RNA sequence: CUCCGAUAAGGGCAAAGCCAGGGAAAUCUGGUGACGCAAAGCCACGGGUCCUGAACCAUCAGGGCAGCCGGGUUGCCGAA
Numbered sequence: 001c002u003c004c005g006a007u008a009a010g011g012g013c014a015a016a017g018c019c020a021g022g023g024a025a026a027u028c029u030g031g032u033g034a035c036g037c038a039a040a041g042c043c044a045c046g047g048g049u050c051c052u053g054a055a056c057c058a059u060c061a062g063g064g065c066a067g068c069c070g071g072g073u074u075g076c077c078g079a080a
Base pairs, nucleotide, nucleotide: 004078005077012037013036017032018031019030020029021028022027035067041073042072043071045070046069047068048065049064050063051062052061053060054059
């Protein structure tokens, strides 16, 4: 350094719900709260899926989901 991921150490993030706000919606932001997570850090490139509109059955355009999967990239620690 790479692979790997412990009853290690120091920690980190934060589901659903609730409160407030944005949005047509999916959903997002903040607070609260912890289901869980070794990348549950970041990226919409591919697949998938959700919302909106147009179509009319074949799809197209815009928006969302990174905690759906794959991929890219950065990172803490160091047992076997």
This is a predicted structure of an 80-nucleotide RNA (c-di-GMP-I riboswitch aptamer) from a Deltaproteobacteria bacterium. Its mean pLDDT, the model's own confidence on a scale to 100, is 89. Rfam family: c-di-GMP-I riboswitch aptamer. From the family's description: GEMM was predicted in a large-scale screen for bacterial structured RNA regulatory elements.